[in-house]
Context: one part of a larger RNA
RNA sequence: UGACGGGGGCCCGCACAAGCGGAGGAACAUGUGGUUUAAUUCGAUGAUACGCGAGGAACCUUACCCGGGCUUGAAAUGCUUCUGACGGAGAUGGAAACAUCUUUUCUGGCAACAGCAGAAGUGUAGGUGCUGCAUGGUUGUCGUCAGCUCGUGCCGUGAGGUGUCGGCUUAAGUGCCAUAACGAGCGCAACCCUCAUCAUUAGUUACUAACAGGUCAAGCUGAGGACUCUAAUGAGACUGCCAUCGUAAGAUGCGAGGAAGGUGGGGAUGACGUCAAAUCAGCACGGCCCUUACGUCCGGGGCGACACACGUGUUACAAUGGGUGGUACAAAGGGCUGCUAUUGGGUGACCAUGUGCAAAUCUCAAAAACCAUUCUCAGUUCGGAUUGGAGUCUGCAACUCGACUCCAUGAAGCUGGAUUCGCUAGUAAUCGUAUAUCAGCCAUGAUACGGUGAAUGCGUUCCCGGGCCUUGCACU
Numbered sequence: 001u002g003a004c005g006g007g008g009g010c011c012c013g014c015a016c017a018a019g020c021g022g023a024g025g026a027a028c029a030u031g032u033g034g035u036u037u038a039a040u041u042c043g044a045u046g047a048u049a050c051g052c053g054a055g056g057a058a059c060c061u062u063a064c065c066c067g068g069g070c071u072u073g074a075a076a077u078g079c080u081u082c083u084g085a086c087g088g089a090g091a092u093g094g095a096a097a098c099a100u101c102u103u104u105u106c107u108g109g110c111a112a113c114a115g116c117a118g119a120a121g122u123g124u125a126g127g128u129g130c131u132g133c134a135u136g137g138u139u140g141u142c143g144u145c146a147g148c149u150c151g152u153g154c155c156g157u158g159a160g161g162u163g164u165c166g167g168c169u170u171a172a173g174u175g176c177c178a179u180a181a182c183g184a185g186c187g188c189a190a191c192c193c194u195c196a197u198c199a200u201u202a203g204u205u206a207c208u209a210a211c212a213g214g215u216c217a218a219g220c221u222g223a224g225g226a227c228u229c230u231a232a233u234g235a236g237a238c239u240g241c242c243a244u245c246g247u248a249a250g251a252u253g254c255g256a257g258g259a260a261g262g263u264g265g266g267g268a269u270g271a272c273g274u275c276a277a278a279u280c281a282g283c284a285c286g287g288c289c290c291u292u293a294c295g296u297c298c299g300g301g302g303c304g305a306c307a308c309a310c311g312u313g314u315u316a317c318a319a320u321g322g323g324u325g326g327u328a329c330a331a332a333g334g335g336c337u338g339c340u341a342u343u344g345g346g347u348g349a350c351c352a353u354g355u356g357c358a359a360a361u362c363u364c365a366a367a368a369a370c371c372a373u374u375c376u377c378a379g380u381u382c383g384g385a386u387u388g389g390a391g392u393c394u395g396c397a398a399c400u401c402g403a404c405u406c407c408a409u410g411a412a413g414c415u416g417g418a419u420u421c422g423c424u425a426g427u428a429a430u431c432g433u434a435u436a437u438c439a440g441c442c443a444u445g446a447u448a449c450g451g452u453g454a455a456u457g458c459g460u461u462c463c464c465g466g467g468c469c470u471u472g473c474a475c476u
Base pairs, nucleotide, nucleotide: 002475004472005471007470008469009468010467011466012465013464015460016459019423020422021421022420023419026315027314028313029312030311031310032309033308034306035305042053043052064301065300066299067298068297069296070295077123078122079121080120081119082118083117084116087104088103089102090101091100092099093098106115107114108113126290127289129288130287131286135284136283137279138278139277140275142273147186148185149184150183151182152181153162154161155160166177167176168175192267193266194265195264197235198234199233200232201231202230203229207224208223211222212221213220238261241255242253243252244251245250304442317416321375322374323373324372325371326370333364334363335362338357339356343352344351345350382413387408388407389406390405391404392403393402429452430451431450432449433448434447435446
């Protein structure tokens, strides 16, 4: 100087408290450990691994296992020699890869030769093989915490200190005052995006107040540029004004005005560094290792096993509910190998038909809510696991191992021990919608979107984490 303390002081955070909803019990989904296996490929392991890499494992992917092939090789490239093809079509063997055979068969140039292709040889290739403790790059975390430093000066023999401390203040090393310090940098804040208000400009595919036409109905049509909306440019919020407190910075106010008030809500943005943190399997790269194999192609299997243990979720245990019928209202996205209207068939998944749309034009396309009715507290008209049968769709192919539909079956479960998690407002809770990946899908996941919409916060004694000052110290 730091680190540490079951030392002290001050302060903050869904850290506690006050509340609301969960997890831990059940079934299933998914990941992990373990066990098993020919293989169950590899990595991630307190917080910071475990619906994580994987935003799609039937084949492929695929790295693993078994078996069958190839050896200049699946792909790239230099040189030498030889050949004239390569490819296509057919046949045989085969699970395929591949092997063998038949047929057809080069281009430019007079030629030398050049191009292209194949064969042989050679330099090379190839490796998801090892080392993240040799590395780059990227990432997690402390933490969006308020810190981390420098120049000159001053102090100290020196390591170092000062500045950065003190008082007040702030979300903030944010400011004000004081001051052997005076300044500065990286962070904070602001500048950026988005939402909330208004104005201007613009008016189609969006809109419809007035006028006119028109329909079963309808901005449907003429028309309009008002409104909504769209999307560009501006305005607007600054403790600016008022009152009280304060030297000031600032604080308080069911003060004003305002759509918005004190950082208006949300996002992007992550300082110096810590954990020899993670990744050699995204990629790159040093070293080491393999080279008829640790490379590469193909068929099949495995990654999907199952006594068990844990994490994350979904569905429930019901009446604030389940069933049936009727009837409203979104946002944000996607669409040509696509999204599909309409009509018909089927109980249905879906099929047939083929209209519109490269889309503010067409289309995918809401649910909870509301109205009516039924069930009357029961393992039930709750719950839907499991199993049997029959089907639909995708795809060479659904046995291992797909999703969906219908009929039948109808398990556990009556609110969950110790313990533990999230959340302070359009939040929690609850209800659906879309997208990426994608032939299909094991999505209950992830990422977005809107609908309905709470309760509580006395307070900082305690638990956890963090910041500043100070003190002790057998550690540095």
Overview: This is a predicted structure of a 476-nucleotide part of an RNA (small-subunit ribosomal RNA, 3' major domain) from an uncultured bacterium. Model confidence (mean pLDDT): 84 of 100. Rfam family: Bacterial small subunit ribosomal RNA. Gene Ontology terms of the family: ribosome and structural constituent of ribosome.